Background:
This is a predicted complex of two RNAs, RNase P RNA and transfer RNA, with 441 nucleotides together.
RNA sequence: GGAGGGGGUCAGGCGGUCGCUCGUCCCGGCAUGCCCGGGACGGGAGGAAAGUCCGGACUCCGCAGGGCAGGGUGGCCGUUAACGACGGCCCCGAGUGAUCGGGGGAAAGUGCCACAGAAAGGAGACGGCCUCGCGGUUGCGACCGCGGGGAGUCGGUGAAACGGUGGAUCGAACCACCCGCGGUCGCGGAGACGCGAUCGCGCGGCAAACCCCACCCGGAGCAAGACCAGCAAGAGGGUUGCGUGGCCCGCGCCUACCCUCGGGUAUGUCGCUCGAGCCGAUCGGCAACGGUCGGCCCAGAGGAAUGACCGCGACCCGCCCCGUUACGGGCGGGGACAGAAUCCGGCUUAUCGACCCCCUCCGAUU
RNA sequence: GGCGCGGUACCCAAGCGGUAAGGGAGAGGUCUGCAAAACCUUCAUGCGUGGGUUCGAUUCCCACCCGCGCCUCCA
Numbered sequence: 001g002g003a004g005g006g007g008g009u010c011a012g013g014c015g016g017u018c019g020c021u022c023g024u025c026c027c028g029g030c031a032u033g034c035c036c037g038g039g040a041c042g043g044g045a046g047g048a049a050a051g052u053c054c055g056g057a058c059u060c061c062g063c064a065g066g067g068c069a070g071g072g073u074g075g076c077c078g079u080u081a082a083c084g085a086c087g088g089c090c091c092c093g094a095g096u097g098a099u100c101g102g103g104g105g106a107a108a109g110u111g112c113c114a115c116a117g118a119a120a121g122g123a124g125a126c127g128g129c130c131u132c133g134c135g136g137u138u139g140c141g142a143c144c145g146c147g148g149g150g151a152g153u154c155g156g157u158g159a160a161a162c163g164g165u166g167g168a169u170c171g172a173a174c175c176a177c178c179c180g181c182g183g184u185c186g187c188g189g190a191g192a193c194g195c196g197a198u199c200g201c202g203c204g205g206c207a208a209a210c211c212c213c214a215c216c217c218g219g220a221g222c223a224a225g226a227c228c229a230g231c232a233a234g235a236g237g238g239u240u241g242c243g244u245g246g247c248c249c250g251c252g253c254c255u256a257c258c259c260u261c262g263g264g265u266a267u268g269u270c271g272c273u274c275g276a277g278c279c280g281a282u283c284g285g286c287a288a289c290g291g292u293c294g295g296c297c298c299a300g301a302g303g304a305a306u307g308a309c310c311g312c313g314a315c316c317c318g319c320c321c322c323g324u325u326a327c328g329g330g331c332g333g334g335g336a337c338a339g340a341a342u343c344c345g346g347c348u349u350a351u352c353g354a355c356c357c358c359c360u361c362c363g364a365u366u
Numbered sequence: 367g368g369c370g371c372g373g374u375a376c377c378c379a380a381g382c383g384g385u386a387a388g389g390g391a392g393a394g395g396u397c398u399g400c401a402a403a404a405c406c407u408u409c410a411u412g413c414g415u416g417g418g419u420u421c422g423a424u425u426c427c428c429a430c431c432c433g434c435g436c437c438u439c440c441a
Base pairs, nucleotide, nucleotide: 001362002361003360004359005358006357007356008355009354010353013312014311015310016309017308018307020044021043022042023041024040025039026038027037028036029035030033046337050348051347053346054345055344056343057342058221059220060219061218065249066248067247068246070217071216072215073214074213075089076088077087078086079085090103091102092101093100094099104212105211109210110209111206112205113204126155127154129150130149131148132147133146134145135144136143163178164177165176166175167174179202180201181200182199183198184197185196186195187194188193225270226269227268234261235260236259237258238257240256241253242252243251263440264439277296278295279294280293281292282291283290284289315334316333317332318331319330320329321328367437368436369435370434371433372432373431376390377389378388384421392408393407394406395405396404414430415429416428417427418426
């Protein structure tokens, strides 16, 4: 210098004018309401607030109890409130490499494997090959036909054909090496697993097919739920259950449950934002993460606020000028994706760009 | 805001591992004086998009994009 790999941060700054919303305080008003108007001060979107794909907190269902069904996860160990997340390690695969992708069991059982092919599973002989018998032909060898047997080491089909490679043999199915799997033994490791010895085997794929093994999961969701005001604890009907569970058992309720009509309120208050919180230092740990100390308060709306305009710098891109480069100057353009709705931890997806850190390979120079 | 269901040709719609039925509409024809009805023939493209599992995906798994439905006070 070129080509790559991994990770992280930001999502622009300052000033002015006019607005929106929440909280606190002050002033004024009369209809005296936690009302209306005005003012001051302070706060006011995100890395994804998104998709709602996982996991939790919280609330209700009497308890969340037992069984079945159903669902989820899947190497090992750890982190965590929990997880399908994250970290480290193990194995397999890809890459020269940094690094990336994948992960229980197919030697328990069942099922599927279209077309092609002889045969798609403890299968299978179509052609070729070997051999035997009979017949034909011939001087013999050989060849041809029919039938029996053998052989999976050749061909062709297929996504897949009984592990691979090399050699040898021809009345033959053998030998060597390698690979893979299983049993036993030994060593190392916390474990997944690795290494070695020995014996046996060569056994297809699919579990994001049923299934088996291990572990986990009760259901619903802030439109959960609770309270206040007001009306009428209203009327009618129901083949009676209901407790928001798919079924059964257990437990509880009968002032219960469902439907229709009618009534009230004008969408009131709480839940609602201080939290597994943020920042910094330090200690433990390879790390995820955890402990201690100090500091900070950081949106809480509800038909739903967080906006608009102007000016000046900074950043990026393009063009032009100074002979060229650098520096400088001028003109024009650009800044995305998106937007809280009970709250957190993740994952996934969208995103103009800018910057930083670590690492690999190639080339050149010293 | 939360929860659930769906997307197959122009419309409706079956199929849910082996290469996509059926109906309507459309086009052409027969019939008719002309139409309608009826009958016959017919086309092309189509499984929302992108990955993955598999020999093979409309079907199974994951992510995304659209569409629809239900749940909102008191009693």
Rfam match: Bacterial RNase P class A. By type it is a ribozyme. Rfam describes the family as follows. Ribonuclease P (RNase P) is a ubiquitous endoribonuclease, found in archaea, bacteria and eukarya as well as chloroplasts and mitochondria.